[in-house]
Context: one part of a larger RNA
RNA sequence: GGAUGAACGCUGGCGGCGUGCCUAACACAUGUAAGUCGAACGAUGAACCUUGCUUUUAGUGAGGGGAUUAGUGGCGAACGGGUGAGUAACACGUAGGUGACCUGCCCCAGAGAGGAGAAUAACCAUGCGAAAGCGUGGCUAAUACUCCAUACGGUCGGUUAUUCGAUUAGCCGAUUAAAGCUACGGCGCUCUGGGAGGGGCCUGCGGCCCAUCAGCUAGUUGGUAGGGUAAUGGCCUACCAAGGCGAUGGCGGGUAGCUGGUCUGAGAGGACGAUCAGCCACAAUGGGACUGAAACACGGCCCAUACUCCUACGGGAGGCAGCAGUGAGGAAUAUUGGACAAUCAACGAAAGUUGGAUCCAGCAACGCCGCGUGGAUGAUGAAGGCCUUCGGGUUGUAAAAUCCUUUUAAGAGGGAAGAGAACGGACGGUACCUCUUGAAUAAGUCUCGGCUAACUACGUGCCAGCAGCCGCGGUAACACGUAGGAGGCUAGCGUUAUCC
Numbered sequence: 001g002g003a004u005g006a007a008c009g010c011u012g013g014c015g016g017c018g019u020g021c022c023u024a025a026c027a028c029a030u031g032u033a034a035g036u037c038g039a040a041c042g043a044u045g046a047a048c049c050u051u052g053c054u055u056u057u058a059g060u061g062a063g064g065g066g067a068u069u070a071g072u073g074g075c076g077a078a079c080g081g082g083u084g085a086g087u088a089a090c091a092c093g094u095a096g097g098u099g100a101c102c103u104g105c106c107c108c109a110g111a112g113a114g115g116a117g118a119a120u121a122a123c124c125a126u127g128c129g130a131a132a133g134c135g136u137g138g139c140u141a142a143u144a145c146u147c148c149a150u151a152c153g154g155u156c157g158g159u160u161a162u163u164c165g166a167u168u169a170g171c172c173g174a175u176u177a178a179a180g181c182u183a184c185g186g187c188g189c190u191c192u193g194g195g196a197g198g199g200g201c202c203u204g205c206g207g208c209c210c211a212u213c214a215g216c217u218a219g220u221u222g223g224u225a226g227g228g229u230a231a232u233g234g235c236c237u238a239c240c241a242a243g244g245c246g247a248u249g250g251c252g253g254g255u256a257g258c259u260g261g262u263c264u265g266a267g268a269g270g271a272c273g274a275u276c277a278g279c280c281a282c283a284a285u286g287g288g289a290c291u292g293a294a295a296c297a298c299g300g301c302c303c304a305u306a307c308u309c310c311u312a313c314g315g316g317a318g319g320c321a322g323c324a325g326u327g328a329g330g331a332a333u334a335u336u337g338g339a340c341a342a343u344c345a346a347c348g349a350a351a352g353u354u355g356g357a358u359c360c361a362g363c364a365a366c367g368c369c370g371c372g373u374g375g376a377u378g379a380u381g382a383a384g385g386c387c388u389u390c391g392g393g394u395u396g397u398a399a400a401a402u403c404c405u406u407u408u409a410a411g412a413g414g415g416a417a418g419a420g421a422a423c424g425g426a427c428g429g430u431a432c433c434u435c436u437u438g439a440a441u442a443a444g445u446c447u448c449g450g451c452u453a454a455c456u457a458c459g460u461g462c463c464a465g466c467a468g469c470c471g472c473g474g475u476a477a478c479a480c481g482u483a484g485g486a487g488g489c490u491a492g493c494g495u496u497a498u499c500c
Stems, first nucleotide, its partner, number of pairs: 001500004006496005013371006019364002021329001026327003030324003035075003040072002043069001048064007082282003092206007101199003106195007114148004123138006153176009180187002208254003215245003220242008257279004261272004284305005307318004335361001337360003343357001344355004374404004384395004409437006418427001444489005449470003455484005465472002
């Protein structure tokens, strides 16, 4: 000098774009952040329409109609959002491998959907419980569940050829599917092959510190067989062998999410890894599996532990490292806001619904950028202040005064784009435009001994104090305090901390 997710002191007019718990992965009141589909299903049956009866201002019966939704079922909830505790590791980056693999929804292609059955929630009845909730009996539907048939195919076994090989092709045997809804347009369902996108696993290379850590290792290293998995593999088990790693740093300890990048630097390099993007890990702590195409699952389940809450003391409930917000910690970090209008996501045939993702608004000079606080003229160099050798000097064209302008401000009027066909805008009566008023609404902060741009007076008297270094202050202090003046930067200035 540059830089910062900064903080502190003094000061503070506006706008645009960004950024905002770096500390306690501390504990959390309250609200909200994941729903959707009635064109899968039974039930419920509002408005309204038609019609009958009556004590025809109205009530009631029948038929139609379908709003509404608790439940069954489907898809989603594994995405999106948060955090960086752990992790020195195939976690990440990069380049490859997978003849060792998986893949819902989507796209392409081929083949198919015949028949039958048993339940169950809702509902009704009843019982237990303070509650959370649970039990018993009865009824019922399905794209829920089960069975039979069929098999172009698939899987498994055998066999022939092929391949170095677990590949590919053929034959034989066994086995294996399906679901309907409809407004009749279609949407779905089953099996198989291919694709796209996504993922699992493996490998080469790369990126921290300590040797005042030198030896480490028994599932350890390898083999055989088996189990397990979508899949290879000590991943696991049994048996066998005795190996494997290490100064090219094993093992141990410390620290740390990694990267694209960011800051600095002429570069080489050094430091860092906020925001944005990719990957990983985690969801009070530890463990476990279930469902599912995919989880060992933040707002799912079970167990244990700690903590908090409710209780009728028998028993229950909870998990903000989602968005706001509270307490605590701290030098320190915001609103319990608006909207689904746009983008995107989920569901739906669609209309649409939902989304603290997102888009906006609010707060903060936290940062960057831009604008303003007026412009021109104006010397008897006014008054006042300060200094003075008492002549004057300086503040200083500065002010006043005259002329002008209106960015900004205030008031009034108009008023968007963002919405690809019509309707539809949270932002927002915002941005922007026009008119009117009037210099009007708007300047500070740090320094002035040398480094280092900028000096005098008074006060103080090794006191009070200053200070980045050298050093100032003990009676003439350009170094302390105040004043005048001057210098620097400017809606900021200075200090502190950290990096280059």